[in-house]
RNA sequence: AGAGUUUGAUCCUGGCUCAGGACGAACGCUGGCGGCGUGCUUAACACAUGCAAGUCGAACGGGGUACUUUUAGCAAUAAAGGUAUCUAGUGGCGGACGGGGCUAGUGGCGGACGGGUGAGUAACGCGUGAGGAACCUGCCUUCAAGAGGGGGAUAACAUCGAGAAAUCGAUGCUAAUACCGCAUAAGACCACGCUCCCGCAUGGGAGAGGGGUCAAAGCCUCGGCGCUUGAAGAUGGCCUCGCGUCCCAUUAGCUAGUAGGCGGGGUAAAGGCCCACCUAGGCAACGAUGGGUAGCCGAGCUGAGAGGCUGAACGGCCACACUGGGACUGAGACACGGCCCAGACUCCUACGGGAGGCAGCAGUGGGGAAUAUUGGGCAAUGGGCGAAAGCCUGACCCAGCAACGCCGCGUGAAGGAUGAAGGUUUUCGGAUUGUAAACUUCUGUCCUCAAGGACGAAAAAAAUGCGGUACUUGAUGAAUAAGCCCCGGCUAACUACGUGCCAGCAGCCGCGGUAAUACGUAGGGGGCAAGCGUUGUCCGGAAUUACUGGGCGUAAAGGGUGCGUAGGUGGCCUUUUAAGUUAGAUGUGAAAUACCCGGGCUCAACAUGGACUGCUCUACGAAACUGGUAGACUUGAGUGCAAGAGAGGGAAGUGGAAUUCCUAGUGUAGCGGUGAAAUGCGUAGAUAUUAGGAGGAACACCAGUGGCGAAGGCGACUUUCUGGACUGUAACUGACGCUGAGGCACGAAAGCGUGGGGAGCAAACAGGAUUAGAUACCCUGGUAGUCCACGCUGUAAACGAUGAAUACUAGGUGUCGGCUCUUUCCCUUCUGUGCCGCAGUUAACGCAAUAAGUAUUCCGCCUGGGGAGUACGGCCGCAAGGUUGAAACUCAAAGGAAUUGACGGGGGCCCGCACAAGCGGUGGAGCAUGUGGUUUAAUUCGACGCAACGCGAAGAACCUUACCAGGGCUUGACAUCCCAUUGACCGGUCCUUAACCGGACCAUCCCUUCGGGAGCCUAGAGACAGGUGGUGCAUGGUUGUCGUCAGCUCGUGUCGUGAGAUGUUGGGUUAAGUCCCGCAACGAGCGCAACCCUUAUCGUUAGUUGCCAGCGGGUUAAGCCGGGGACUCUAAGGAGACUGCCGAUGAUAAACCGGAGGAAGGUGGGGAUGACGUCAAAUCAUCAUGCCCCUUAUAUCUUGGGCUACACACGUGCUACAAUGGUCGGUACAAAGGGCAGCGAAGGAGUGAUCUGGAGCAAAUCCCAAUAAACCAAUCCCAGUUCGGAUUGUAGGCUGCAACUCGCCUACAUGAAGUCGGAGUUGCUAGUAAUCGCGAAUCAGAACGUCGCGGUGAAUGCGUUCCCGGGUCUUGUACACACCGCCCGUCACACCAUGGGAGUUGG
Repeated sequence: AGAGUUUGAUCCUGGCUCAGGACGAACGCUGGCGGCGUGCUUAACACAUGCAAGUCGAACGGGGUACUUUUAGCAAUAAAGGUAUCUAGUGGCGGACGGGGCUAGUGGCGGACGGGUGAGUAACGCGUGAGGAACCUGCCUUCAAGAGGGGGAUAACAUCGAGAAAUCGAUGCUAAUACCGCAUAAGACCACGCUCCCGCAUGGGAGAGGGGUCAAAGCCUCGGCGCUUGAAGAUGGCCUCGCGUCCCAUUAGCUAGUAGGCGGGGUAAAGGCCCACCUAGGCAACGAUGGGUAGCCGAGCUGAGAGGCUGAACGGCCACACUGGGACUGAGACACGGCCCAGACUCCUACGGGAGGCAGCAGUGGGGAAUAUUGGGCAAUGGGCGAAAGCCUGACCCAGCAACGCCGCGUGAAGGAUGAAGGUUUUCGGAUUGUAAACUUCUGUCCUCAAGGACGAAAAAAAUGCGGUACUUGAUGAAUAAGCCCCGGCUAACUACGUGCCAGCAGCCGCGGUAAUACGUAGGGGGCAAGCGUUGUCCGGAAUUACUGGGCGUAAAGGGUGCGUAGGUGGCCUUUUAAGUUAGAUGUGAAAUACCCGGGCUCAACAUGGACUGCUCUACGAAACUGGUAGACUUGAGUGCAAGAGAGGGAAGUGGAAUUCCUAGUGUAGCGGUGAAAUGCGUAGAUAUUAGGAGGAACACCAGUGGCGAAGGCGACUUUCUGGACUGUAACUGACGCUGAGGCACGAAAGCGUGGGGAGCAAACAGGAUUAGAUACCCUGGUAGUCCACGCUGUAAACGAUGAAUACUAGGUGUCGGCUCUUUCCCUUCUGUGCCGCAGUUAACGCAAUAAGUAUUCCGCCUGGGGAGUACGGCCGCAAGGUUGAAACUCAAAGGAAUUGACGGGGGCCCGCACAAGCGGUGGAGCAUGUGGUUUAAUUCGACGCAACGCGAAGAACCUUACCAGGGCUUGACAUCCCAUUGACCGGUCCUUAACCGGACCAUCCCUUCGGGAGCCUAGAGACAGGUGGUGCAUGGUUGUCGUCAGCUCGUGUCGUGAGAUGUUGGGUUAAGUCCCGCAACGAGCGCAACCCUUAUCGUUAGUUGCCAGCGGGUUAAGCCGGGGACUCUAAGGAGACUGCCGAUGAUAAACCGGAGGAAGGUGGGGAUGACGUCAAAUCAUCAUGCCCCUUAUAUCUUGGGCUACACACGUGCUACAAUGGUCGGUACAAAGGGCAGCGAAGGAGUGAUCUGGAGCAAAUCCCAAUAAACCAAUCCCAGUUCGGAUUGUAGGCUGCAACUCGCCUACAUGAAGUCGGAGUUGCUAGUAAUCGCGAAUCAGAACGUCGCGGUGAAUGCGUUCCCGGGUCUUGUACACACCGCCCGUCACACCAUGGGAGUUGG
């Protein structure tokens, strides 16, 4: 940084799509480790359970408890005894005015922080910057002063009572740093007047004066901690203001406490914050009000930037705490884990009544594509309370889960060729996987085990989560660790198989219908990598909303036109100001992030430190430019004066021509209309013609890319009213200008309303034609309307598809109206109106002083096609409708200009048996032959407009033969290779069989150096053979066709952004792109022509098998013989024809016309020869061949059958229908071919086919071989015939193993249709058509076909309008598969959504 996609190709416009980056992500496949981060985006849905805000006994009175001391008391035990009494010691119980520890309550502080969420909010909510002279601030810091003396209660507690509970009531007792008076007191507060100073207004500050009001609390371990008042600070908060802050105008008007004032209330504090009264204001196009959406920012992502999007985590502010409302307490709340009320929901209940609020941390259900543990610890950091120890802290620090993200590491390293095996592929040679593996030598990150073991952590020790973690050392063993996507183009990476428009892929273009690099799999390759892809979203690319940085003639886009408001913008000179602008300065821009430089975790991510830029505000400077102020100027603009032009507008009047109608005359049968007709009018007198009259509308000629007007538009003449422009002059004003959102006005035609008018024309309508139909085009009629007046409508391809204004920028040539000028002319000049053209511009076409050029100002409009200028809403309208103006959905295009073709019932030119002019056919009949169809066991296959159909087939009885039925065979009928056997194989005879097959018998090798070799038969095994099986749309080769048409291209140059053009077009000419001339072209190639063959003429040479003029011989005759080369002929080589010569025409050219000579004259006739290409034309069945298919069969052998069928249809032919003929008789004249498995003579037999015969001939020698039509006679006499010969019968002949299916020929007999052929259609321009016979290939036999040969031998061609085909130039095109194109609408069928609907059903 671009790329793909509109076209046959091109340039442009324009959309769609891709490559990049990012994410709180999700899903699919996969998954080794560590570090640092992150983790309900949805239901501000509901929540079980636990925890998240307490602390202080050094404020207070109590209570319980353990221990100790002292005192009082009680009982028990011991000693001596019998009892009683007394004394001492020990132990127990109990125990306060004490101490320790715990604690419900009173009291203090905290609970307004920390933590969560983003519902609401478009707002002074947030950001930024100011202000508060209109304010508050607990704890903390500093300073000043003080704390005297009293009082009355109340919880707890006790007793009683109510209740299920929550809880509450009554009576009684008691304390305080709880509460309340009194004293003291100011520089505190309140009111009053005075002095001084200051300020941006209200006002503020300082000082002295007297008057009024108000304080306090104690505790202790004796160090302190608290208490009250005042002043100040710090921190935190509150209020006000400037600027900024999303979408919709299909939301345009909103507002009564509303805007302001005076007074009061309220607040910490200004204020309609609230109230009473007064005024009637306030906001809004610079977007009020309304609706929708949304927490805002630092920042994050992207981008070159400007911008665009986002607002997770971290940080600041705000708002909220089940929903709504309210206040209390307090320094601070209208309070997440406080209170009250209402509501919804959940729970408890004894039914009377109560309890609750996870948007705190975990967790549950639910929702969802989707988001974690009911963990540990207060060790650190921080917070609350406390004097402190300490307690509390789901804040926080850690751990757990998740590849969710970023970063780092690893899954080994070096060597290792026989290039192993295996896989894949193959042209079978190989190639590739691939140094990859194996193997050898190393290393030891990570993992595992063992040992040591932190920092963070503090004043001595101890304790303390992470944690026996990080890290270090040692050891074992390459061991524990690779996937995902892609491979047609964009876009890096290719093959095989499978599939066969199926299955599927796809981001766009698009792949898939039998050889898919695009589907699926495999091998290989490419990319990234513990991830890889997909989906979603955002930015980019997209200059595709264009500020940077786009456009509007034809691609989307100039308002129909003017006037003009707001707004925007504006000539020249001077002064001043300082709003814009600008230099420097000050403040600010929180931290984090971004950026840069260092250093720290082994590196990095990460965390730490440091410096800079940018935004905004303020005061002081500058004064060029813009703006403001003051003054001046005349060139912009306007006014005056003078002259001319004009279909400019309004009103009134006048005129002639024409149409129609009425009246009258003349006059008679038609008129009218059309492509042709008809409807219509007319004998009741039309049309035509003459005269008179009526009425309406429009104004011929002049008339002109002439004039006027803002546009729409304006056309007879006269009068009148009136607008504008131009020219000249330079007297006046002195920037008064330009543009112009809304607004106002004008605005063709059609249409609407009311009233007139109505000749012609003429929607609708009627009739007649046309047509398949004809609700059209054509004709005859005809109503609204067209006309006038008044009103409405407000649109047009309202177009120059080009907004207005100003300035500048080569020329040439017309024209309207002026000026200047010597009267004119010429020249110069101004306003208009045209054409051509340079620079420039444009995608091109084009525009080009009347710009689409170069610039400036202002307005309008555009942003892919369709849906759609549609729907809904608003406004306007009487209506019709107009104006404003979407979305869902759908497509990958839609479009502009130009290019090459093709096409046109477009044009010009030209050609062809293309038409025309002619001749003969075909289509009708019978037969032959091919095809379709049908039939069949099979009727093998192919060919299908011309360009298939007497075609492949130059010849199907068997064979051919590919088809069918039956019978056989399986390495095979045929080829190569291997092994073994036999001496054969081959051949002959016989049996069997439908035949092949099978069986029996007979007979039987070659060469040799004697080792052997070659060939053959049989049997066997496998490689293989074989296939007329498929695909001609996988192919080669061959062929047809356009078309023997004159075309098709290239190199260099030039032009064009390019496709392309030029050359090859033009003027002539030709059969021809043949030739000449001209020309930004110059040359060249494949075609044309010529060179080749044949034919037509003449020499030369040669003279047998051909010939015979002359000479000789000879025969009935005959080149038969000797001879000859003269002629014919044969076949070699030559000549000849070239527009060469003459004349006319033409550019003096090319050429054409005529002529001469010549056998032949303008390519002499004919043939061969077929450019680039088109038709996926034909052929896989001539042959060759890829792939697929069959392999005891789709191969192969064989018998028989079939290809020969037959209601029918078509093509191509033959024979005819007769007298230009038939029949019979006679008699002439060819050419070109063929012949040994052959042609076959003479002679003989037969009516004949033919048979016999076997001379001659491998051919200029012999044979086929007779030519026929023609000609000369005879006969027939116009008939279904003496025409015609089909069909059938009988008897024969020939070929052949074999003529039944299914051959040809002969004789006799039979004697069908047919009397010249509908619509239509075909061949032919001269030795041609027509007609007549002859030959050959194929072939045993079997032509009416095919290919050749000669004989006889015409007619017509004015001409190019038309039909068909072709060439060339040009034009239009929305075609390019190219008119057999493209394409519009209805209908039919299916499905989806919606409306109506007789009804029916539910609530």
Molecule: small-subunit ribosomal RNA
Organism: uncultured bacterium